[in-house]
Context: one part of a larger RNA
């Protein structure tokens, strides 16, 4: 001196943090990943109007809700810390062993066909989950076809650099592979029209670059135990394959007998690692909760599928256990997301607001979604700062306690007086700040054939706050509502009396109590912190 703390007495208000340290124990309910109609075809229905005797039709509701097909996200963000002693993480480099959706910049390009299949009808099957079979359709859905490089493989060649394998650059021939449209606007011209032509803008496809982002490999650092001395057969290492984006025994198939170890191998135990945090004068020692990186894991154990990316918390598939439904054939689920909920436990929090602000997705965008976030709520859990009053006031009332019975002390303390108004309480203001942006709309400036569109702008106008009537200011009112907890025998600051009598009992250590106990028990007085005080555990 510190604490994710707990317990035991007390408790007034505020700001800013922190809050299952055990059962990676099981989880009811609700919510946590959707989004694009400016990619594509489908496509209601309730009310309402009209007609008809009714059935029923028809407008609008509406190309709206929907749900399908396709994109792009879902690999982020959020949890935990089981497992990991390990290139896991730190640091310091290598990659001439590599990959990259989206973005940014530089090139080139974006012709033409074709075949299906969900939605949907229509017949089934199933208790449901869900599932067949005919038949129709669309697209930036899927397959050829053309064209093609500076891409790739192959081959003749210069030049450069190398770790002598090969890189890079740069000329030649060979071969192989590409695309997809949407959406504004427009004078003249063709076109019956859709359109074509022109013109901006998102797209798509194929090269080079960057940027971020991973993978992989090396060097060094990383607890504890020798009452653990030996361990290893894909073992160690070569040729030659398969696999990878990629090097490798990562895997195969032959070959050889190696590899590691007292500088600790192996086995055993304990543990996520770092920035950092605590302590201390450093030097060290513990620790790794919140905040950021970085790894792991997702009910257990194991696969891979799709993708630029996973071996994927809220995806699939198998297999266990558990729990639920069933018409007993079979089927659903995984809170270590945020709330909440039982159990464990000394302990640990609402099943709230809102997307207004940051950030993420999607989207041309308006918007949508977002338990991240941003906010409230509960907890003195921890710091911090404020408050419970201030100034006057003596025959030192009245009581209390002690007393040498003179008298001291609580004690200016209270009472009375005379102010102030912090915080709380009420009225009332206050849409303040959080704000930066952004549809639309005016204005320039660019694009264009165009005063269309479209693009940009410290432009002007208009627009959006969950917090919250919050914070802040002001008026009322009145000291009025707001102080306890440990201690006083020595360390260690603070003392006298009653009761007790080695008994009750105290106690960090030394140690007190057996009839005058400043150590127990209460009183009365002190002393120390203080909205806290004190034990208890844990560190230094």
């Nucleotide at each position: 001196a510190a604490u994710c703390a707990a317990c035991g007495c007390u408790g007034g208000c505020g700001g800013c943090g922190u809050g299952c340290c055990u059962a990676a124990c099981a989880c009811a309910u609700g919510c946590a990943a959707g989004u694009c109609g400016a990619g594509c075809g489908c496509g209601a229905a309730a009310a309402g109007g009209g007609g008809g005797c009714a059935a029923c039709c028809c407008c609008u509701u509406a190309g709206u809700a929907g749900a399908g097909c396709g994109g792009c996200g879902a690999a982020c963000g959020g949890g935990u810390g089981a497992g990991u002693a390990a290139c896991g993480c730190g640091u310091g480099g290598g990659u001439a062993a590599u990959c990259u959706a989206c973005c940014c910049u530089c090139g080139a390009g974006u012709g033409g066909g074709g075949a299906a299949u969900a939605a949907c009808a229509c017949c089934g099957g199933g208790a449901a989950a869900c599932u067949g079979g005919u038949g129709c359709u669309a697209a930036u859905a899927c397959c050829g076809c053309a064209u093609g490089a500076c891409a790739u493989c192959c081959u003749c060649g210069g030049a450069u650099c190398u770790u002598c394998g090969g890189g890079u650059c740069u000329g030649g021939g060979g071969a192989u592979c590409a695309a997809a449209g949407c959406c504004g606007g427009g004078g003249a011209c063709c076109g019956c029209a859709a359109g074509g032509c022109c013109u901006g803008g998102c797209g798509c496809u194929u090269g080079g670059g960057g940027a971020g982002g991973a993978g992989c490999c090396c060097g060094c650092g990383u607890c504890c135990g020798a009452u653990u001395a030996g361990c290893u057969u894909g073992u160690u290492g070569g040729c030659g394959g398969g696999g990878u984006a990629a090097u490798g025994g990562c895997c195969c198939a032959c070959c050889a007998a190696g590899g590691c170890u007292u500088c600790g191998a192996u086995c055993g135990g304990u543990a996520g690692c770092c920035g950092g945090c605590c302590u201390g004068a450093g030097a060290g020692g513990g620790c790794g909760g919140a905040c950021g990186g970085c790894c792991a894991c997702a009910c257990u154990g194991g696969g891979a599928c799709u993708g630029a990316g996973a071996c994927a918390c809220g995806g699939c598939c198998c297999a266990g256990a558990c729990u639920c439904c069933u018409a007993c054939g079979g089927g659903a689920g995984g809170c270590a997301g945020c709330a909440g909920u039982g159990g464990g436990g000394a302990a640990u929090u609402u099943u709230u607001c809102g997307c207004a602000a940051u950030g993420g997705g999607g989207g041309a965008a308006a918007c949508c979604c977002u338990g991240a976030c941003g906010g409230a709520g509960c907890a003195a859990c921890g710091c911090c700062g404020c408050g419970u009053g201030g100034a006057g006031g003596a025959u030192g009332a009245a009581g209390g306690c002690c007393c040498u019975c003179g008298g001291g002390u609580c004690g200016u303390a209270a009472a009375c007086u005379c102010c102030u108004g912090u915080c709380g309480a009420u009225c009332g203001g206050g849409a303040c700040g959080a704000a930066a942006g952004u549809a639309g709309u005016c204005c320039a400036a660019c694009c264009u054939a165009a005063u269309a569109c479209g693009u940009u702008g410290u432009g002007g106008c208009g627009u959006u706050g969950a917090c919250u009537g919050u914070a802040c200011c002001g008026g009322u009112g009145g000291a009025g509502g707001a102080a306890g907890c440990u201690c006083c025998g020595g360390c260690u600051a603070a003392c006298u009396c009653u009761g007790u009598g080695c008994c009750a009992g105290c106690a960090g250590c030394c140690g007190c109590g057996g009839u005058a106990a400043u150590a127990c028990a209460g009183a009365g007085g002190g002393a120390g912190c203080a909205a806290g005080c004190g034990u208890u555990g844990u560190u230094c």